[in-house]
Context: one part of a larger RNA
């Protein structure tokens, strides 16, 4: 000198765009943050209409149709989006490859198919347990829920043959055995099953790079390799049985400490150094530890089970919970915001759609926290007024500064009008931005410094005291260095200080 997610002191007019718990991965009251589909299904409820029956002519009962609603079954989603950085020094990340060792719901393309039958379980009804959470028994029932049979050049599997880069394997042909389906409809469609291909997303493997420490020198028994088996979507000690005794290490194994990684960011002429907030990619985690289930995908933040700590309810028998989602509270701290509005836009989930949901997101609120822009007036004005400071008492400085005259109205205040963003329609922002009119210089300047480094000097007070200080150093009676004043210098809605980085 530059920089910061900053804090503190003094001060503070406006706007735009950003940013805002760096500390306790501490504990959390309350509300919201993941639902949706009645065009899969049975049932219940409400309204309207029509028909039939009864009738005291008020209406009642029943059937059907339409519309709306929805506890339950079922489908899809809940693995995305959002948060945090505890762990992790390599099961991570970055980059370059490999996968003839793999999977992929929804989406796109192609081919073929969708035949026949059956048994249940919720809801519901009845009985019943419990304070509650939540159940138990009996009976009835539907489906795009479940099961069986049939069907299958291509899928899986056994075997045979040929080709291929040795083998495993791959390709092609044949063959034993096995494997599927669901319908709904407003008749336009939307769905279902099998197979092949694509796209997208992922899994796995390898090379290289990736902090400090030797006051850590030896480490290792599933350890290193092989054969076989199991397991997985898939390779593999991934797991197991047996066999061999290997494998790693001063090019730092093993141990200890610290740490999410990167694109980037800051600095610097560069090389380098420091850093990893916001934004973007990847990873890991979800009260702590462990485990699997469902599923195309999880070993799953707002799912399940077990154990633990903590909190809460209880009728003491037993139960409930997880903000490192958005707000918000306590606590910690030098320190970090509203228990706001809207789904109008963008995007996501469901749905044929209307639409519903969406603390993602879009906006608003708070904060000079940062960057950028604007303003706090302009021109004229000398008797160089008053005041203040100083003085060699003549004057000099403040100083065209003020007063005064003439203008202007950014801003401010008030009134009126009023968007784009989104169009077929729908605007939270918002009566906002913006425009017009009126008023009137009116509403708006501070902070630090002035011995040298370093731009800027005098007076008074103090008297090695009080104090200053980044370094050198000032202060003991004439202090340009302390405190005040006048003046000046530098920045300016900021200015200084502290901390940290180069």
């Nucleotide at each position: 000198g530059a920089g910061u997610g900053a804090a503190c002191g003094c001060u503070g007019g406006c706007g735009g765009c950003g940013u805002g718990c760096u500390u306790a991965a501490c504990a959390c009251a309350u509300g919201c943050a993941a639902g949706u589909c009645g065009a899969a299904c049975g049932g219940g409820g409400a309204a309207a209409g029509a028909g039939a029956g009864g009738u005291u002519c008020g209406c009642c009962u029943u059937u059907c149709u339409u519309u709306c609603u929805u506890a339950g079954u079922g489908g899809c989603g809940c693995a995305c989006g959002g948060g945090u950085g505890a762990g992790u020094a390599a099961u991570g990340u970055a980059u370059a490859g490999c996968u003839a060792a793999c999977c992929u719901g929804c989406c796109c393309c192609u081919u073929g198919g969708a035949g026949g039958g059956g048994a249940a379980c919720a809801a519901c009804a009845g009985u019943u347990g419990g304070a509650a959470a939540c159940g138990a028994c009996u009976g009835c029932u539907a489906a795009u829920a479940c099961c069986c049979c049939a069907u299958a050049c291509u899928c899986c599997u056994u075997c045979u043959u040929a080709c291929u880069c040795u083998a495993a394997g791959g390709u092609a042909a044949g063959u034993c055995g096995g494997g599927a389906a669901a319908a709904c409809u407003c008749c336009g469609g939307u769905g279902c099953c099998a197979a092949g291909g694509g796209a997208u997303g992922g899994g796995g493997c390898u090379g290289u790079a990736u902090c400090c420490u030797a006051u850590c020198a030896g480490c290792u028994u599933g350890u290193u390799g092989g054969u076989g088996a199991g397991g997985u979507a898939a390779u593999g000690g991934c797991u197991c049985a047996c066999c061999a005794a290997g494998g790693c290490a001063a090019u730092g194994a093993c141990g200890g400490g610290u740490a999410g990684c990167u694109a980037g960011u800051c600095u610097g002429a560069g090389a380098g150094g420091a850093u990893g907030a916001u934004c973007a990619g990847c990873c890991a985690c979800a009260c702590u530890g462990g485990a699997a289930c469902u599923g195309a995908g999880a070993c799953a933040c707002g799912g399940u089970c077990c154990a633990g700590a903590c909190u809460c309810c209880u009728a003491c028998g037993g139960g409930a919970g997880g903000c490192a989602g958005c707000a918000g509270u306590g606590g910690g701290g030098a320190a970090u915001a509203u228990u706001g509005c809207a789904c109008a836009a963008u995007g996501g989930g469901g749905g044929a759609a209307a639409c519903c949901c969406u603390g993602a997101u879009g906006c608003a609120g708070c904060a000079a926290c940062g960057c950028c822009g604007c303003g706090u007036g302009g021109a004229g004005g000398a008797u160089g007024a008053c005041g203040c400071a100083u003085u060699u008492c003549g004057g000099u400085g403040u100083g065209u500064a003020a007063a005064c005259u003439c203008c202007u109205u950014u801003u401010a205040u008030a009134a009126g009008g009023g968007a784009a963003g989104a169009u077929a329609a729908u605007g939270a922002c918002g009566g906002u931005a913006c425009c017009u009119u009126a008023u009137g210089a009116a509403u708006a300047a501070g902070c630090a410094c002035c011995g040298g480094c370093u731009a800027a000097c005098u007076c008074c007070g103090u008297g090695c005291c009080a104090g200053c200080a980044g370094c050198c150093g000032c202060g003991g009676u004439a202090a340009u260095a302390c405190g005040g004043a006048g003046g000046g210098u530098g920045c300016a809605a900021g200015c200084g200080u502290u901390a940290c980085u180069c």